[in-house]
RNA sequence: UGGGGAGUGGCCAAGUGGUAAGGCAACGGAUUUUGGAUCCGUGAUCGAAGGUUCGAACCCUUCCUCCCCAG
Numbered sequence: 001u002g003g004g005g006a007g008u009g010g011c012c013a014a015g016u017g018g019u020a021a022g023g024c025a026a027c028g029g030a031u032u033u034u035g036g037a038u039c040c041g042u043g044a045u046c047g048a049a050g051g052u053u054c055g056a057a058c059c060c061u062u063c064c065u066c067c068c069c070a071g
Stems, first nucleotide, its partner, number of pairs: 001070007010024003018054001026042005047063005
């Protein structure tokens, strides 16, 4: 430099156009003598900026970071 892939709460991870599942952790509550276990609840507008669309995590463009391949 060229090609390909990935980026979603603290971590893992689903979601192929209709206002983001689940698990672990954290916090609050219930229960318990305490702890643990169990149960209930709380929290992410999706790497950044634009564009298309009635509507974008999802489609398009540019950029950023990481990984792989070629030179």